[in-house]
Context: one part of a larger RNA
Molecule: small-subunit ribosomal RNA, 5' domain
Organism: uncultured bacterium
RNA sequence: GGAUGAACGCUGGCGGCGUGCCUAAGACAUGCAAGUCGAGUGGGUUUAGACCCACGGCGAACGGGUGAGUAUAACCUCGGAACUUCCUUUAACUUUAGGAUAUCCUCCCGAAAGGGAGAGCAAUACUAAAUGUGGUCGCAAGACUAAAGUCGCAAGACGGUUAAAGCAAGGCCGGGGCUCCAUCAGCUAGUUGGUAGGGUAAAGGCCUACCAAGGCUAUGACGGAUAGGGGUACCGAGAGGUAUAACCCCCACACUGGGACUGCGACACGGCCCAGACUCCUACGGGAGGCAGCAGUUUGGAAUUUUGGACAAUGGGCGAAAGCCUGAUCCAGCGACGCCGCGUGCACGAAGAAGGCCUUCGGGUUGUAAAGUGCUUUUGCUUGGGAAAAAUUUUUGAUUGUACCAAGAGAAUAAGAGGUUGCUAACUCUGUGCCAGCAGCAGCGGUAAUACAGAGACCUCAAGCGUUAUCC
Numbered sequence: 001g002g003a004u005g006a007a008c009g010c011u012g013g014c015g016g017c018g019u020g021c022c023u024a025a026g027a028c029a030u031g032c033a034a035g036u037c038g039a040g041u042g043g044g045u046u047u048a049g050a051c052c053c054a055c056g057g058c059g060a061a062c063g064g065g066u067g068a069g070u071a072u073a074a075c076c077u078c079g080g081a082a083c084u085u086c087c088u089u090u091a092a093c094u095u096u097a098g099g100a101u102a103u104c105c106u107c108c109c110g111a112a113a114g115g116g117a118g119a120g121c122a123a124u125a126c127u128a129a130a131u132g133u134g135g136u137c138g139c140a141a142g143a144c145u146a147a148a149g150u151c152g153c154a155a156g157a158c159g160g161u162u163a164a165a166g167c168a169a170g171g172c173c174g175g176g177g178c179u180c181c182a183u184c185a186g187c188u189a190g191u192u193g194g195u196a197g198g199g200u201a202a203a204g205g206c207c208u209a210c211c212a213a214g215g216c217u218a219u220g221a222c223g224g225a226u227a228g229g230g231g232u233a234c235c236g237a238g239a240g241g242u243a244u245a246a247c248c249c250c251c252a253c254a255c256u257g258g259g260a261c262u263g264c265g266a267c268a269c270g271g272c273c274c275a276g277a278c279u280c281c282u283a284c285g286g287g288a289g290g291c292a293g294c295a296g297u298u299u300g301g302a303a304u305u306u307u308g309g310a311c312a313a314u315g316g317g318c319g320a321a322a323g324c325c326u327g328a329u330c331c332a333g334c335g336a337c338g339c340c341g342c343g344u345g346c347a348c349g350a351a352g353a354a355g356g357c358c359u360u361c362g363g364g365u366u367g368u369a370a371a372g373u374g375c376u377u378u379u380g381c382u383u384g385g386g387a388a389a390a391a392u393u394u395u396u397g398a399u400u401g402u403a404c405c406a407a408g409a410g411a412a413u414a415a416g417a418g419g420u421u422g423c424u425a426a427c428u429c430u431g432u433g434c435c436a437g438c439a440g441c442a443g444c445g446g447u448a449a450u451a452c453a454g455a456g457a458c459c460u461c462a463a464g465c466g467u468u469a470u471c472c
Base pairs, nucleotide, nucleotide: 001472002471003470004469006468007467008466009465010464013342014341015340016339017338018337019335020334021300026298027297028296030295031294032293035058036057037056040055041054042053043052044051045050065253066252067251075177076176077175078174079173080172083170084169087166088165089164090163091162092161093160094159095129096128097127098126105118106117107116108115109114134145135144136143137142149158150157151156179225180224181223186216187215188214191213192212193211194210195209196208197207198206228250229249230248231247232243233242234241235240255276256275257274258273259272278289279288280287281286306332308331309330310329314328315326316325317324318323345375346374347373348372355366356365357364358363381408382407383406384405385404389399416461417460418459419458420457421442422441423440427456428455429454430453431452437444438443
């Protein structure tokens, strides 16, 4: 000198675009953040609409948050073969039966959360059988293996089952790269390999039994400390150093620890079970909860925002659709936190006014500065008009009466901060007297201090200016 998610002090006019708990992965009141489908089904309440409950389907594994853990099962990069669903395309099929059950009703238990018994009904819920295009096993013979209907007058549409191909995404494996400490030198028993079996969508000590005794290590094993990784960002002529906020990709986590269930997909942030800590309710028998989602509270801290609007756009879920949901998102609010832009007026104006400061008392300086005269109106204010963003014949804009345009009045609404011994641009007076104080370094102050304090003048930057912290 540059940079920052900054903070602090003084000051503060406007706009655009960004950005805002870096600390306690501390604890959380309240509201919202994942629903949808009546064109799968039963029932209830109302009736011109319609709404609700339950079964069922799809979604809830996305999107959003955080960086605790992790030095490697992550990440980056280059490769590999043995796996899988939604979706798209293609081919074939979609036949016949059956028994339950929730909501509801009648009872019962419980403070509640909730639970039990009985009766009874449905399905694209569940079960059985048939067929076998196809698929699996097999040399072959052969064996095994599926389904669900709904809407519509109809045509047909939407589905269902099996298989193949494709797309995209994911799971798995290998090579290389990846911080510090040797005051960590030996580590290892499913450990290293084999055989057989199990398990998985899938390879594999992934697991089990048996057999062998291997495997890693000074090219740093093992142990300890620290840490999410990358794209990128900052600094630098470069080499390189530092950082990992915002945005994007990947990973990990969801009160702490463990576990599985469902499902194509989870060992699942707003699912379940168990244990623990904490908080709350309780009729003391027992129950409920999980903001590292968006706001917000409290605590911690030098320090970080509104308990806002809208689904109009983009995107997502469901639905045939209308549509519903969406704190994703789009917007608005707050903060000079950052970057960029603009303004705080322009011209003339010497009796060089008054006042201030200095003075050798002559004057000098502030200074064309002010006053005064003329002009302009960016910005702000008032009034009027008023978009684009909407795609689509029509309808549909939270932002928003916003941006923008026109008119009006009026210099009006708008300047500070730090510094002035040298480095380093800018000097005098007064006060103080090694005191009070200053200070980044050298240093200054003990009676003439351009270095302290005040004043005037000046210098630099400017809606900012300084200080502190950190990096280059």